[in-house]
Parts: sequence; structure tokens; C1' cells
RNA sequence: CUGGGUGUAGCGCAGCUUGGUAGCGUGUCUGAAUGGGGUUCAGAAGGCCGGAGGUUCGAAUCCUCUCACCCAGA
Repeated sequence: CUGGGUGUAGCGCAGCUUGGUAGCGUGUCUGAAUGGGGUUCAGAAGGCCGGAGGUUCGAAUCCUCUCACCCAGA
């Protein structure tokens, strides 16, 4: 330099194909059960999807550019 992949809650991931109010596990907080812990159950908080622009009534999803990391080639 060229091609490909990944980027979504503190952490690990799904959702993208087929555009329609963003989910799961774990962790955190509160409550209950226990003498306490562990554990189990119930509830809550936590994101506006790496960044910018565009298309659209509507974008995590489609298009363009760009950033970081990984892989392959030169």
C1' cells in the first nucleotide's frame, strides 16, 4: 500500500441477511429467604450501537468517508 474481519451496557456477546421504540449472560445496586456468609428468587439502574456525512416517513441495520485493533498478501 491492497483485500478481508471486528467495533453494540463495566465485561463477554446476539440483533444486521429481510430498515420499524436495543436484547441475553455476567457484574453492580435494592429487597426477600438465612443468625451471618454463600446461594436462590424478585425488582432497578446502566447504551441511544467507534466517529462524521448521506439515503429514507423511519438507520445498530443500506451507501460513502474516516478512526482503532486483528488476519492475509505485496